[in-house]
Context: one part of a larger RNA
RNA sequence: UUGGGUUUAAAGGGUGCGUAGGCGGCUUAUUAAGUCAGCGGUGAAAUUUAGGGGCUUAACCUCUACCGUGCCGUUGAUACUGGUGAGCUUGAAUGCGGAUGCCGUGGGAGGAAUGUGUGGUGUUGCGGUGAAAUGCAUAGAUAUCACACAGAACACCCAUUGGCCAAGGCAUCUCACCAAUCCCGCGAUUGACGCUGAUGCACGAAAGCGUGGGGAUCAAACAGGAUUAGAUACCCUGGUAGUCCACGCUGUAAACGAUGAUGACUAACGGUCGGCGAUACACAGUCGGUGGCCAAGCGAAAGCGAUAAGUCAUCCACCUGGGGAGUACGACCGCAAGGUUGAAACUC
Numbered sequence: 001u002u003g004g005g006u007u008u009a010a011a012g013g014g015u016g017c018g019u020a021g022g023c024g025g026c027u028u029a030u031u032a033a034g035u036c037a038g039c040g041g042u043g044a045a046a047u048u049u050a051g052g053g054g055c056u057u058a059a060c061c062u063c064u065a066c067c068g069u070g071c072c073g074u075u076g077a078u079a080c081u082g083g084u085g086a087g088c089u090u091g092a093a094u095g096c097g098g099a100u101g102c103c104g105u106g107g108g109a110g111g112a113a114u115g116u117g118u119g120g121u122g123u124u125g126c127g128g129u130g131a132a133a134u135g136c137a138u139a140g141a142u143a144u145c146a147c148a149c150a151g152a153a154c155a156c157c158c159a160u161u162g163g164c165c166a167a168g169g170c171a172u173c174u175c176a177c178c179a180a181u182c183c184c185g186c187g188a189u190u191g192a193c194g195c196u197g198a199u200g201c202a203c204g205a206a207a208g209c210g211u212g213g214g215g216a217u218c219a220a221a222c223a224g225g226a227u228u229a230g231a232u233a234c235c236c237u238g239g240u241a242g243u244c245c246a247c248g249c250u251g252u253a254a255a256c257g258a259u260g261a262u263g264a265c266u267a268a269c270g271g272u273c274g275g276c277g278a279u280a281c282a283c284a285g286u287c288g289g290u291g292g293c294c295a296a297g298c299g300a301a302a303g304c305g306a307u308a309a310g311u312c313a314u315c316c317a318c319c320u321g322g323g324g325a326g327u328a329c330g331a332c333c334g335c336a337a338g339g340u341u342g343a344a345a346c347u348c
Base pairs, nucleotide, nucleotide: 003320004319005318006317007302008301012316014203015202016201017200021196022195023194025088026087027086028085029084030083031082033081034080035077036076037075038074039073040072041071042070049065050064051063052062053061054060091193092190093189094188095186096185097184098183104177105176106175107174108173109172110154114150115149116148117147118146119145120144121143125136126135163170164169208249209248210247211246212245213244218242222238223237224236225235260315261314262313263312264311265310269292271290272289273288274287275286276285297304298303321348322347323346330341331340332339333338
């Protein structure tokens, strides 16, 4: 490389948009590039193969024949693929009507808790633990009441459920904006406008970085107290970055469904969310989502099973024994931390 694979054995890119490319619905006409058929040319010699001949034989030498794929030209065929023209409506999109939601962005408002401050009541402990101690407290703590301030997060309802988003993610209430999202119904409009997508662009938890704010809680580092043989830990008392906001960077995660995207097909049963249909405390259909259990089938098994890991098609990404190693070197990106790409020697 071919082949075979990618939930868990190595292997699905973190996610989307989209360029090139690859692939592409139904009908019809035409063309004849691909495709198929005939014919012609070319396909050197030597070698190989077959049949002869010559050295005593053989090796060797020599003659004749054959000699594939391929390439070029020409004449035809037209089912399929391609090109061109005309049309269609099922794919796709638009329109009209309706519905839903923690989708997103920016304002405003709220209560509980925590901490702090001031004042009141009140007096000796509080706190913490397995037990303690560090710590706080007669300069009046803890507890309790009132008022005020600050920052952060939104209890119950409310959950292994349900909803939304491409993924990351999204939950107090309310207003505004953005609908380019998503779903259903109508089938009015366009008429294949589609699918995938290397490079690229954008988004991308937490931690981290830069500048400026903010700083209640919690809390790496750090300090102290314990525990212990030791204890650079687990436990306790404190506590700084950080946690929050604005702008910019970083670009990684068990970024997980460890399962790429799109389309089609393949038994049932019983839930739930949003529509349509129906309205009758009934029956139960259909479209889209979200869960359960299973037929066939698949799978090494666990299991998957119309939300496939089944049966097919198209496109992309990735894998090829363990370690060395996601390392070295180089390149690119980054303020840095580091990221992306990514070996070999050697060894088992």
Description: A computed fold for a 348-nucleotide part of an RNA from an uncultured bacterium, annotated as small-subunit ribosomal RNA, central domain. Model confidence (mean pLDDT): 83 of 100. Rfam family: Bacterial small subunit ribosomal RNA.